[in-house]
């Protein structure tokens, strides 16, 4: 060169003019994302439940490790694709039930449609040689249809899937029937922390496939959300006290009135505050780890609306793509320049890891596989 594999990363950029929220020493400072998104897991925080422990019910699922914690990440092992680079999948089907549509003989206590192989019978039918006769019949030999009965699972055939594979021997055909190698299963012995991996003996094979069927085994998980809570608290409505009067002369209490006015009480409505912006925080750097990540020091301070800010013109520049002119090159084609459209997906709402989705157009790095040169 061409044609892929896999990590990272930007998300147009400066400036002027209005306009909006936030914070102000009133000069100005500052104000969206890589996904704010979907709300699909995981936490922190709030109130509520709550001795322990078990059913239920929900969640994960090979091994180690990382983490606050995870349906996440790392690192590893088997299985599957790929020439590769690299990409996909994962507890048990040998506890137990339960499905396996159509086809197909049969879909799991295996079974026989077709063929294969024997035996019996019944109808054709060929014969070079033998043997009997009445010379074309019979024994004989061979072969074929067809029907019963048995064998048998190689071979056809159905299906996503058929009861270990392949080869040799072995039969009547055949078949783990016997044997080798593979696969399986039990069992040692070694490696590894572990998934598992490597070797050795033993068994003729017992075990099809579905757990996103039910199930078992091991390990998690109490509910609810920031409209979570917390604080102040206007007005209406309540309740209570002071007052009066009565038992009773006095206090305490009780019971009746009165409650226009002023005061005082709790609960809590509107309405305000807080929560709510310094964090499992962001960058550098050491050191430890393969790594995910963890310690340790060193800077930094980065929205905070609440009917809900973050916009909007315009100017010159930048990508893209169309059209023109000019030039430039044998040609594909290129270069300047000038006129048009175009720059995605999307948008904070306690906060933070994480998965997924979407996104115009760009940038970097690593590696593979061919070919071509030196």
């Nucleotide at each position: 060169g061409u044609a892929g594999c896999c990590g990272g990363c930007c998300g147009g950029g400066c400036g002027a003019u209005c306009g909006c929220g936030g914070c102000u020493u009133c000069g100005g400072c500052u104000g969206a994302g890589g996904a704010a998104a979907g709300u699909c897991c995981g936490g922190g925080c709030u109130c509520c439940a709550c001795a322990g422990g078990g059913c239920a019910g929900g969640g994960u699922g090979c091994u180690g490790g990382g983490u606050a914690a995870c349906u996440c990440c790392c690192a590893g092992g088997c299985c599957g694709g790929g020439c590769g680079a690299c990409c996909g999948g994962c507890g048990g089907a040998a506890a137990g039930u339960g499905c396996c549509a159509c086809a197909g003989a049969a879909a799991a206590c295996a079974a026989a449609c077709c063929g294969c192989c024997g035996a019996g019978u019944g109808c054709g039918u060929g014969g070079a040689a033998u043997c009997g006769c009445a010379u074309g019949c019979g024994a004989c030999c061979g072969g074929g249809c067809a029907c019963u009965c048995g064998g048998u699972a190689a071979g056809g055939g159905u299906g996503a899937a058929a009861a270990g594979g392949u080869g040799c021997g072995g039969u009547a055909a055949g078949a783990g029937c016997g044997c080798a190698c593979c696969g399986c299963a039990u069992c040692c012995c070694a490696g590894g922390u572990g998934a598992c991996u490597g070797g050795g003996a033993u068994g003729g094979c017992a075990c099809g496939g579905c757990a996103a069927a039910c199930c078992c085994c091991a390990c998690c998980c109490g509910g609810a959300g920031c409209a979570a809570g917390a604080c102040c608290a206007a007005g209406c409505a309540g309740g209570g006290a002071a007052g009066g009067a009565g038992c009773u002369g006095c206090c305490c209490g009780c019971u009746c009135c009165a409650u226009c006015u002023u005061c005082c009480c709790g609960g809590g409505u509107a309405g305000g505050u807080c929560g709510c912006a310094a964090g499992a925080g962001g960058c550098c750097g050491u050191u430890g780890g393969u790594a995910a990540c963890a310690a340790c020091g060193g800077u930094c301070c980065c929205a905070g609306a609440u009917g809900g800010a973050u916009g909007a013109u315009c100017g010159c520049c930048c990508c893209u793509u169309c059209g023109g002119u000019u030039c430039c090159g044998a040609a594909g084609g290129g270069a300047a320049c000038c006129g048009g459209a175009g720059g995605a997906c999307a948008g904070a709402a306690c906060c933070c890891g994480g998965c997924u989705u979407a996104c115009a157009g760009g940038c970097c790095g690593g590696c593979u596989a061919c070919a071509c040169a030196a």
Predicted 3D model of a 374-nucleotide RNA (Bacterial RNase P class A) from an Actinomycetota bacterium. The organism belongs to Actinomycetota, within Bacteria. It is recorded under the gene name rnpB. Of the family's consensus pairs, 93% are formed in the model. The sequence is in RNAcentral, with records from ENA. Its mean pLDDT, the model's own confidence on a scale to 100, is 79.